The RNA shown here (c-di-GMP-I riboswitch aptamer) has 94 nucleotides and comes from a Clostridia bacterium. The sequence was found by an Rfam model in a public genome assembly. Its mean pLDDT, the model's own confidence on a scale to 100, is 86. Rfam family: c-di-GMP-I riboswitch aptamer. Its family is annotated with cyclic-di-GMP binding in the Gene Ontology. The model forms 95% of the base pairs in the Rfam consensus. Taxonomically the source falls in Clostridia (Bacteria, Bacillati, Bacillota).
RNA sequence: GGGCGUCAAGGGCAAACCCAUUGAAAGGUGGGGACGCAAAGCUACAGGGUCUAAGGUGCUUGUGUGAUGGCACUACGACAGCCUGGCUGCCGCG
Repeated sequence: GGGCGUCAAGGGCAAACCCAUUGAAAGGUGGGGACGCAAAGCUACAGGGUCUAAGGUGCUUGUGUGAUGGCACUACGACAGCCUGGCUGCCGCG
C1' cells in the first nucleotide's frame, strides 16, 4: 500500500417513537430513546432513485375575464440509514 471483518480491546453513530424548535411541506436541528450500522464519517454540482410542491405552468370551480377552492405537472427544496461512484478514516487478521 492492497484485501478481508470471526463473538478481541477501547470507543463511535443512532431507526421507529416522544418532546422542543425550524420549515409551505418533505425534511433539518437539539434532548430523550435504540432498530440497526465496519464507514450509519463527508460528498445531493458524479449518476440513478425516492420524498415534498412554497413558487410557477396548465386545466377546472366560480364569476364581475376578479377573488377563492380543487386536480395534474414541475425542484430552484430535501434524503448519504435507497443503490453505484468519489474523498477521508480507527482497530484487528492474512